Molecule: transfer RNA
Organism: uncultured archaeon
RNA sequence: GCCCCGAUAGUACAGAGGCCAAGUAUGCCGCCCUUUCACGGCGGUGACCCGGGUUCGAAUCCCGGUCGGGGCG
Numbered sequence: 001g002c003c004c005c006g007a008u009a010g011u012a013c014a015g016a017g018g019c020c021a022a023g024u025a026u027g028c029c030g031c032c033c034u035u036u037c038a039c040g041g042c043g044g045u046g047a048c049c050c051g052g053g054u055u056c057g058a059a060u061c062c063c064g065g066u067c068g069g070g071g072c073g
Base pairs, nucleotide, nucleotide: 001072002071003070004069005068006067007066010026011025012024013023018056027045028044029043030042031041032040049065050064051063052062053061
């Protein structure tokens, strides 16, 4: 330098154009339970890497960038 893959709550994943003002687990906070802790139950909390484009509508498709991983030279 070229090619491929990836980037979503604190962490790990899901999502495939409208059913999603984004879900699950875990974490965190509160309450219940318990003599207390743990476990368990209920509730709450918090995210789409950045900039453009396409579209009536984009986490999702396209282009560029940044970062990470892999391959070639």